The prediction has a mean pLDDT of 80.
A computed fold for a 160-nucleotide RNA from a pig gut metagenome, annotated as Lysine riboswitch aptamer.
The sequence is in RNAcentral, with records from MGnify.
Rfam family: Lysine riboswitch aptamer. From the family's description: Riboswitches are metabolite binding domains within certain messenger RNAs that serve as precision sensors for their corresponding targets.
[in-house]
RNA sequence: UGAUAGAGGUGCGGUUUGCAUCAGUAGUGUGCGUUUUUCGGUUGACAGGUCGGCACACGAAAGGGAAAACCGCCGAAACAGGGAUUUUUCUGUCAAGGAAUUUCUGUUGGUUUGCAGUAGAACAUACUGCCGACUGUCACGUUUGUGGAGGGCUAUCGGU
Numbered sequence: 001u002g003a004u005a006g007a008g009g010u011g012c013g014g015u016u017u018g019c020a021u022c023a024g025u026a027g028u029g030u031g032c033g034u035u036u037u038u039c040g041g042u043u044g045a046c047a048g049g050u051c052g053g054c055a056c057a058c059g060a061a062a063g064g065g066a067a068a069a070c071c072g073c074c075g076a077a078a079c080a081g082g083g084a085u086u087u088u089u090c091u092g093u094c095a096a097g098g099a100a101u102u103u104c105u106g107u108u109g110g111u112u113u114g115c116a117g118u119a120g121a122a123c124a125u126a127c128u129g130c131c132g133a134c135u136g137u138c139a140c141g142u143u144u145g146u147g148g149a150g151g152g153c154u155a156u157c158g159g160u
Stems, first nucleotide, its partner, number of pairs: 001158006009074001011073007019065001027058006039052003043095006077108013109135004114130006137148004
């Protein structure tokens, strides 16, 4: 220096199944009202359209969640920013945002309590940041430790 194979453990990610939540919500039907203006329902502006309340009956889904089984793995994967394509937010225009796929750059060894922020129906959960704890690895030390980062570490086989 090249290739191959491995390790960290409440290890990472995905798919499917049922379950709880979402929620007696959205919506539909019937009846009674309102229907002028204003206000509100939409991310903002303009124009347009449609709706808004009460009672009764029926009554979801998506996203997210813990578990089980299976699958792929150890930059596993995640996050931030930029680019491209597609799509979406009542209709049209202009802007602004969301989602999916892909690509570039950067950050993070891993897990985790607490606190803060963002998202979310949520006190679930996810992500990010901070202090701490535990842990794997290498280097230096060695009475209890200190520091670094995965472009790392270990093993094997080659090249120089």